[in-house]
The part of an RNA shown here (small-subunit ribosomal RNA, central domain) has 350 nucleotides and comes from a metagenome. The coordinates come from a structure-prediction model, not an experiment, and the mean pLDDT is 91.

Context: one part of a larger RNA
RNA sequence: UUGGGCGUAAAGCGCGUGUAGGCGGUCGGGUAAGUCGGAUGUGAAAGCCCGGGGCUCAACCCCGGAAUUGCACUCGAUACUGCCUGGCUAGAGUCCCGGAGAGGAUGGCGGAAUUCCCGGUGUAGAGGUGAAAUUCGUAGAUAUCGGGAGGAACACCAGUGGCGAAGGCGGCCAUCUGGACGGUGACUGACGCUGAGACGCGAAAGCGUGGGGAGCAAACAGGAUUAGAUACCCUGGUAGUCCACGCCGUAAACGUUGGGUGCUAGACGCUGGGGGUAUUGACCCCCUCGGUGUCGAAGCUAACGCAUUAAGCACCCCGCCUGGGGAGUACGGUCGCAAGGCUAAAACUC
Numbered sequence: 001u002u003g004g005g006c007g008u009a010a011a012g013c014g015c016g017u018g019u020a021g022g023c024g025g026u027c028g029g030g031u032a033a034g035u036c037g038g039a040u041g042u043g044a045a046a047g048c049c050c051g052g053g054g055c056u057c058a059a060c061c062c063c064g065g066a067a068u069u070g071c072a073c074u075c076g077a078u079a080c081u082g083c084c085u086g087g088c089u090a091g092a093g094u095c096c097c098g099g100a101g102a103g104g105a106u107g108g109c110g111g112a113a114u115u116c117c118c119g120g121u122g123u124a125g126a127g128g129u130g131a132a133a134u135u136c137g138u139a140g141a142u143a144u145c146g147g148g149a150g151g152a153a154c155a156c157c158a159g160u161g162g163c164g165a166a167g168g169c170g171g172c173c174a175u176c177u178g179g180a181c182g183g184u185g186a187c188u189g190a191c192g193c194u195g196a197g198a199c200g201c202g203a204a205a206g207c208g209u210g211g212g213g214a215g216c217a218a219a220c221a222g223g224a225u226u227a228g229a230u231a232c233c234c235u236g237g238u239a240g241u242c243c244a245c246g247c248c249g250u251a252a253a254c255g256u257u258g259g260g261u262g263c264u265a266g267a268c269g270c271u272g273g274g275g276g277u278a279u280u281g282a283c284c285c286c287c288u289c290g291g292u293g294u295c296g297a298a299g300c301u302a303a304c305g306c307a308u309u310a311a312g313c314a315c316c317c318c319g320c321c322u323g324g325g326g327a328g329u330a331c332g333g334u335c336g337c338a339a340g341g342c343u344a345a346a347a348c349u350c
Stems, first nucleotide, its partner, number of pairs: 003322004007304002012318001014201004021194003025088007033081002035077004040072003049065006091191001092188004096183003103177007110154001115149007125136002162169002206247006215241002220236004258317006266295011299306002323350003332343004
């Protein structure tokens, strides 16, 4: 390469928006580029293959045929694809009504708790541990009551609950704002799917400038433990954790499972909406749309397991894998203030 694969064996980009490209609903009409058929020309000879012949045979040689899967031109066919054109509404979208939600941003407010400060009461301990010690305390600690300051996080509600593309999102209120869902008609009329590049978002840590700093706490110091203890335990404690702006762009960024569409038994929960039956009404029961779980048929799977939220049956598009180590490294390029990121080998070796 032909292939075969990607939940756990190597392999799904962390996630989205979208360019090129690839792919694309339904009914007509046109065209005839792809496609299919016929004719003609060409497709040198030799060789290969088939038939026949010549050297005693063979190798070798001669004659004829076939083949030369191709290209060009021409005449046709029109199911499918393309192109042009006219319709359609089942895909997609818009409008209207409705309710759900820790979706995002900004501003404000609240209570509990920790710490610190001031004052009162009060006196000898407190703290900490396996046990201790470092530590704090007669300059009055711990405890307790009152007052104040400040920062960070929001107990209960809280739920295999909800929302978001992912990262992620949780006190309350207001303002601004995104998406999804249900219902009913009306409208547009294939406007769709995917998406190389590109662009944007992207936990924590880290970086730059300025602020903030209660608690926690890398580093660091001390006390213990121990043979040692650069640890686990304890007392302290600085970056950081918080805010604004700008970088970084990584992760077990995981469902270790890319996105879309259609199809393929069910059962039982939770959640948002609609309808029916019933009722004073909320329930109950039935149907239905969206989401989220558990268990399971067929089927799939190496097994484990998956199973209408597929890892089943198919199609479309993208990404990726190809023995282990060397190595996600070197070199080069590129991005970054740096840390480093992205891209990505080989020798050698088993």